The prediction has a mean pLDDT of 81. A computed fold for a 1687-nucleotide part of an RNA from a Bacteroidales bacterium, annotated as large-subunit ribosomal RNA, half A. Its Rfam family is "Bacterial large subunit ribosomal RNA". The family is grouped with related families in Rfam's "LSU clan". The RNAcentral record of the full RNA draws on ENA. Taxonomically the source falls in Bacteroidales (Bacteria, Pseudomonadati, Bacteroidota, Bacteroidia).
[in-house]
Context: one part of a larger RNA
RNA sequence: AGUGUACGGUGGAUGCCUUGGCUCUUAGAGGCGAUGAAGGACGUGACUAGCUGCGAUAAUCCUCGGGGAGGUGCUAAUAACCUUUGAUCCGGGGGUCUCCGAAUGGGGCAACCCAGCACGUUGAAGACGUGUUAUCACGCCGCAAGGCGUGAAGCGAACCCAGGGAACUGAAACAUCUAAGUACCUGGAGGAAAAGAAAACAAUAGUUAUUCCCCAAGUAGUGGCGAGCGAACGGGGACCAGCCCAAACCGGUGUUGUUACGGCAAUGCCGGGGUUGAUAGGACUGCGUCAUGGAAAAUAAAUUUCUAGCAGAAUACUUCUGGAAAGCUGAACCAUAGAAGGUGAAAGUCCUGUAAGCGAAAGAGAUUUAUUACCUAGCAGUAUCCUGAGUACCGCGGGACCGGAGAAAUCCUGUGGGAAUCUGCCAGCACCAUCUGGUAAGGCUAAAUACUACUAAGAGACCGAUAGUGAACAAGUACCGUGAGGGAAAGGUGAAAAGCACUUCGAACAGAAGAGUGAAAUAGAUCCUGAAACCGUACACUUACAACCUGUCGGAGUCGCGCCACUGGCGUGAUGACGGCGUGCCUUUUGCAUAAUGAGCCUACGAGUUACUCCUCUUCAGCAAGGUUAAGUCCGACUACGGAUGCAGCCGAAGCGAAAGCAAGUCUGAAUAGGGCGUUCAGUUGGAGGGGGUAGACGCGAAACCUGGUGAUCUACCCAUGGCCAGGUUGAAGUUCUGGUAACACAGAAUGGAGGACCGAACCAGUAGACGUUGAAAAGUCUUUGGAUGAGCUGUGGGUAGGGGUGAAAGGCUAAUCAAACUGGGAGAUAUCUCGUACUCCCCGAAAUGUUUUUAGGAACAGCCUCGAUUUUAAGUGUCAUGGAGGUAGAGCUACUGAUAGGACUAGGGGGCUUCACCGCCUACCAAAUCCUGACAAACUCCGAAUACCAUGACAUAUGAUCGGGAGUGAGCGCAUGGGUGCUAAGGUCCGUGCGCAAAAGGGAAACAACCCAGAUCAUCAGCUAAGGUCCCUAAAUAUAUGCUAAGUUGAUCUAACGAAGUCUGAUUGCACUGACAGCUAGGAUGUUGGCUUGGAAGCAGCCACUCAUUUAAAGAGUGCGUAACAGCUCACUAGUCGAGCGAUCGGGCGUGGAUGAUAAUCGGGCAUUAAGCAUAUUACCGAAGCUAUGACUUCUCUCGCCUUGAGCGAGGGAGGGGUAGGGGAGCAUUCCAGUUGCAUCGAAGGUAAAUCGUAAGAUUUGCUGGAGCGGCUGGAAAAGAAAAUGUAGGCAUAAGUAACGAUAAGACGGGCGAGAAACCCGUCCACCGAAAGACUAAGGUUUCCUGAUCAACGCUAAUCGGAUCAGGGUUAGUCGGGACCUAAGACGAAGCCGAAGGGCGUAGUCGAUGGACAACAGUUUAAUAUUCCUGUACUGGCGUAUGUUGCGAUGGGGUGACGAAGUUGUGAAAAGUCUGCGUACUGACGGAAUAGUACGUUGAAAGGCGUAGGUAUAUGUUUGGCAGGUAAAUCCACCAGACAUGCUGAAACCUGAUAGUACCGCGAGCCUUCGGGCAAGCGGAUAAUGACUGUAAGCUUGCUUCCAAGAAAACCCUCUAAGCUUCAGAUAUACGCCACCCGUACCGUAAACCGACACAGGUAGUCGAGGAGAGUAUCCAAAGGUGCUC
Repeated sequence: AGUGUACGGUGGAUGCCUUGGCUCUUAGAGGCGAUGAAGGACGUGACUAGCUGCGAUAAUCCUCGGGGAGGUGCUAAUAACCUUUGAUCCGGGGGUCUCCGAAUGGGGCAACCCAGCACGUUGAAGACGUGUUAUCACGCCGCAAGGCGUGAAGCGAACCCAGGGAACUGAAACAUCUAAGUACCUGGAGGAAAAGAAAACAAUAGUUAUUCCCCAAGUAGUGGCGAGCGAACGGGGACCAGCCCAAACCGGUGUUGUUACGGCAAUGCCGGGGUUGAUAGGACUGCGUCAUGGAAAAUAAAUUUCUAGCAGAAUACUUCUGGAAAGCUGAACCAUAGAAGGUGAAAGUCCUGUAAGCGAAAGAGAUUUAUUACCUAGCAGUAUCCUGAGUACCGCGGGACCGGAGAAAUCCUGUGGGAAUCUGCCAGCACCAUCUGGUAAGGCUAAAUACUACUAAGAGACCGAUAGUGAACAAGUACCGUGAGGGAAAGGUGAAAAGCACUUCGAACAGAAGAGUGAAAUAGAUCCUGAAACCGUACACUUACAACCUGUCGGAGUCGCGCCACUGGCGUGAUGACGGCGUGCCUUUUGCAUAAUGAGCCUACGAGUUACUCCUCUUCAGCAAGGUUAAGUCCGACUACGGAUGCAGCCGAAGCGAAAGCAAGUCUGAAUAGGGCGUUCAGUUGGAGGGGGUAGACGCGAAACCUGGUGAUCUACCCAUGGCCAGGUUGAAGUUCUGGUAACACAGAAUGGAGGACCGAACCAGUAGACGUUGAAAAGUCUUUGGAUGAGCUGUGGGUAGGGGUGAAAGGCUAAUCAAACUGGGAGAUAUCUCGUACUCCCCGAAAUGUUUUUAGGAACAGCCUCGAUUUUAAGUGUCAUGGAGGUAGAGCUACUGAUAGGACUAGGGGGCUUCACCGCCUACCAAAUCCUGACAAACUCCGAAUACCAUGACAUAUGAUCGGGAGUGAGCGCAUGGGUGCUAAGGUCCGUGCGCAAAAGGGAAACAACCCAGAUCAUCAGCUAAGGUCCCUAAAUAUAUGCUAAGUUGAUCUAACGAAGUCUGAUUGCACUGACAGCUAGGAUGUUGGCUUGGAAGCAGCCACUCAUUUAAAGAGUGCGUAACAGCUCACUAGUCGAGCGAUCGGGCGUGGAUGAUAAUCGGGCAUUAAGCAUAUUACCGAAGCUAUGACUUCUCUCGCCUUGAGCGAGGGAGGGGUAGGGGAGCAUUCCAGUUGCAUCGAAGGUAAAUCGUAAGAUUUGCUGGAGCGGCUGGAAAAGAAAAUGUAGGCAUAAGUAACGAUAAGACGGGCGAGAAACCCGUCCACCGAAAGACUAAGGUUUCCUGAUCAACGCUAAUCGGAUCAGGGUUAGUCGGGACCUAAGACGAAGCCGAAGGGCGUAGUCGAUGGACAACAGUUUAAUAUUCCUGUACUGGCGUAUGUUGCGAUGGGGUGACGAAGUUGUGAAAAGUCUGCGUACUGACGGAAUAGUACGUUGAAAGGCGUAGGUAUAUGUUUGGCAGGUAAAUCCACCAGACAUGCUGAAACCUGAUAGUACCGCGAGCCUUCGGGCAAGCGGAUAAUGACUGUAAGCUUGCUUCCAAGAAAACCCUCUAAGCUUCAGAUAUACGCCACCCGUACCGUAAACCGACACAGGUAGUCGAGGAGAGUAUCCAAAGGUGCUC
């Protein structure tokens, strides 16, 4: 370490439970709000964080009822209280009700700030209390200004009406169309809304407002006539209800005009009248009428309901078990009550209740009745009058209807025209006529219908904590986001807390062990049950020379248990040495161990569902030439149900035709012809099932599109207002001087200080490199680099918003998101795509082809599969026989077409010769035709098979066909073979045929989808074989016989051309005892150096030659070497010797070279040589899931038997049972329901282990655990079965005790506290920062500040420490900042303008600081605050009083306020530094003194006074006169003219403040102490420079100089007058007194407290920022101060 067993831990599944949800039913109610809502903020309790309640009368107050003993909510304990004088509690009515919010006095960053008026506290300021003060509309009053009254506003779930109005999507693309008038935005209303009493339908008959339901009907229609969209008439029902104005006419009244003054006319208002289409109605004229009916509004009464309640039968029975009885046993009782819940298990009679009944002071509703406002009639006449005008209608453009412009009626209207008047007008689907219906251009109108945020009572074959709402619990909470918005997790002790007294260990209030409670503590606090992953402990066996899907088959040894005839045997369990075989699962594929996809593991959840009067098929049931009801209505004790009714309608019974129409026929057609479709066969309604359609339609998944909002705290640009840039360098223009010129020009020297100038910090940027890359950091660090007075950088406040912005332009940026942000919605968009899709068994079983396709990975039809029905019989298939058509393979070509090599012959042509020409000749030139020989063809054929195909017959077999339901497939691949293509390449590609894989396991080929053999129902320790094998691995022959191979060739895959006396063998042929072949000995000569050529050529450079001849046994005018040429050597050839075979050629077998790849790397290996190689022959054996044998299961079929007649049982025979996609059949399990029948505290479910049963899914039993529910059977209904979806959630592993512990500025020692110290505290050294890593402060944070206590968690380690946890404490202002003052950008916005709506602009005005205005300093004090408290000294405003003086007075006028950049002089006792003096203290080793040295100190605020330096000269002031401008006025300002004066501004210094106080010294309560001393509140004293120098900040200075880009506003303040007032009020001066509000104030603030998810190497505006060296804020060192970066 593995396996097993036992016991634990972790974890929280499962079971059980339910306070919470979900979906509905029946009633009610259908609004709340200026009498201040909805919703909040803040408060409120003895103690109070949250929820609930309530509101300063604050978990409540009063009153009227109910009720009757306890109570102070959730919520315990303690404390303090209330209550029979009736509490708490419940109901009706009332009171109070902070602040915000429509929010309404004004403002505003909601819950805050600031006001006016009246009255009051009172008493002037100030402060406080009560009330009141917004806007708009309408009405009234008013000349107007204005006043009065009424109302509105805002919120709310759905339903409703209206104004606007998408897109995705579908159409397999897309534009009309669809989605859809949907989503969404906006306005408005009500309990309903809308509609509504015919200018309507209809069709010769009629209906009679509107609305809703069922039909009509998926019909008529419409429609790129595509996808789709889709009525009406009419019928059956629900409910029913009708009315009022305008006008004519009459009267009254007002105004205007006119008048002959009598009136007339026009017009406004009021009253009467009047309201419609039978044959119009009314006015008008005549007659008649005071009745009838209605009533939707109001009042009253009665009844009744609701808002609290009352009362309510029957066992305190009994046995047993038990912790407990309601269980069990026995015996009773009630019942108009046996619904339900609770009570220590399961209760009619224990409790709450239930049935039936009863009840209201107060409030609300309903019904009925009565009364009343109010409304309501006839007859006749018909001359005249009235009966809705920019209307009807028409043209053009749109929209609505079923109707998409169409032949297009009807309705609405943007625009342009524009009637009639009852003898009129409109409609009836263009239009016209007839006929019919109606009477527009005004209005109101219940019920039937829609919906449910809310109240009450209930229901469920709905869920039961990953479910059901997101939410069973402090949930729209925590948390995330700037925001809109998004959005969790989390239930259970027990009957009762009886919630563990006490003891021990321990630092411990941690934890543990005992003890105790309890039925149980393994029920002990996230506590019922308590699974799995995962982590342990104990024991048994195994494992340290051994490889691999981790199993399976066999099996030694060891250990345990049981039994027996017991040194042993048998059975059983654990382990498993060793051996055989054996490359996971899923998906996707032609094909996967694949190195192709997915999964770390476990648990829970997780995907073909539901709806529809839709279509179709099957099946079951009812009825049947018929079948059936729908909405609705009625009845019922039960009320989402059942029954009855309802015959409107639908389907069928007859079809054909475009239709008229005809009809068992009809249509076509001239047809009595033919043909098409029919006539023969029963349907219909309901249940169930298969499939389709429409819906999201099996689940998850886009990128996108549209719509409404939210964002410029990031960033881009812009606007307004502020701030910042050490130091050094260069030296433009201009100016001055000198020279120079006729004068300029020009030159030089000074001065001057320009510049998108130079160098370089801060600051901004980001060049290069390295590091970093699960970072310190979701963009940084280090080094280096660019700009750094400018087109610079930056703060604060604003503006621009998504097809939009902004952009010195990169498609950049627009909140870590950008070729169109984010967020909610349409929405479950769509996805011909990918992935996933869950229990079992049985039967059959494909396809990867054809045609077409904006089609090629999709689809339609066909083909192939399956199931059912039907069908005859043999239509199917095979073999044989016979008969057929055919033009392939082959073959052939003097048989065609075409091609073709050589030769012959020979037209024609080329070339040459012939002196030219002619005639000719030649030609190893090209070549037709012909001939000979040879030979080719998919698109050649004189020929021509085998197969295949067709037909007939025989035999065999059990297929086939048709109709209907359901599919899948339409990527194929390999081998063999016939071809095309390609290179007669491919594991290539395209066809045909066959087989196989796919979808097929087994044996062989080492391994190896396809090759060879062979098709697996299951079992067997039986047999025989196939392919292939038989030395060992490894089952079977070291078989037999005969050869071959020598190369390890070979032994199961790879080689050629070519080469070679390898070897065996066959054939042919030559030589040979008359002596071959080879060797040895000898010869190999002569003419002649053949001729030619040549310098030479003699056999041998080359050329020529029948290459001759001679001698000879034989010898080439020479085979090779060699020479300059000869020579020389040699061969051929010959003789001798030797003594038997020797050569040549052509074949065959096995070998050899040719022969090159990366591990020693292979024949599978070892190895093998008369074989274990190769070849031939023979025998035996092995060898598979094949065949056989035996048994079993199952399907189909046949036969027989039996009866209870069934989808029955039993027996026998035959044939089958590989299987992916797929079809069919039969079952198992889970949850719930109904009926029935049972089990359970003597122990249900669940968990766990084992055994048994079943082919399987599974089932049962037993033990332990558990502690309250659960089964069987028969049916029914489904949220009904998981291993995979980079699935969802939770838990747990792995990597791994690994990486890391976040700047390498650094720690060490001693002491202290403590259980414990590297880190805490103290001390001493050391180190680091020091333009910061110090100090102040804005934003932001929001208690982090201080003190005490604590150490679980947080802190990257520890912790006694902390920015952690718990408790307590802490922020003090007339003067600081903000408000009660002002205005900028910008925002809002009376008036006004514009716009479908929402809304957009915008004057006055109101807000809005980043700016303007504006009054306090020093010291001291706390643990923590201080310009705030205290002490002292000041200042500002207001009020009162007193005194003096007096033209005061504004929202108006004027002045002022009031402004740029750069450069720059002087002054300057801020601070600081240095030096000297002085004061105090200290130092001096031993060891004193002087001297010397060191350290510290040596100081002086605001305010008041004084008015200097400087600046200013176009200055400032005074004054006179004029004056037409400043919206009126002005004495003011401006302007003009004059006179006079020297002012005006202004630091600093100085004086007072100043008897402050500090260092220092003295005293010293008290505290601590190691007894040495230390700390120390407080009190007191007043000793030392009113030096020098350096140096410059602020200020003077809003100065001065230069320049061009020409540089806020308003208030405060000063002054002038207007109205007005002028004995007041007011102004002014002085003195005294009084008054002076609200908010902020702690702490961090270059950071551990802000923004970055963190105690994060990043970012963050402004101010101060000492010393030495230095130009410097660079850099180095270091002061004050801070720190050593939490391992």